[in-house]
RNA sequence: GAAUUGUGUGGGCAAAGCCACCGAAAGAUGGUGACGCAAAGCUAAAGGGGCUAAGGCACAAUUAAGUGUUAAGGUCAGCCAGCUGUCAAU
Numbered sequence: 001g002a003a004u005u006g007u008g009u010g011g012g013c014a015a016a017g018c019c020a021c022c023g024a025a026a027g028a029u030g031g032u033g034a035c036g037c038a039a040a041g042c043u044a045a046a047g048g049g050g051c052u053a054a055g056g057c058a059c060a061a062u063u064a065a066g067u068g069u070u071a072a073g074g075u076c077a078g079c080c081a082g083c084u085g086u087c088a089a090u
Stems, first nucleotide, its partner, number of pairs: 003090004012037002017032004022027001035078001041083003047080002049076003055070005
């Protein structure tokens, strides 16, 4: 230096919930809080997949406001995946 396996050592991250705030929503950010995580680090058209549907399209409806569909710059990396990386053992 490389590969494989493992560990929660030293440490790290922070689910759900709650509060504030942004957003049409999914969801994001901050605080609180820890379910868990060997990558829970990075990558979202340019690998796959999930979620939302403002706007668009189609249908319906006529005091009703609905239904379906649509993501190539909406969103999710704690779904798979790609890249990088700490410690220990071999």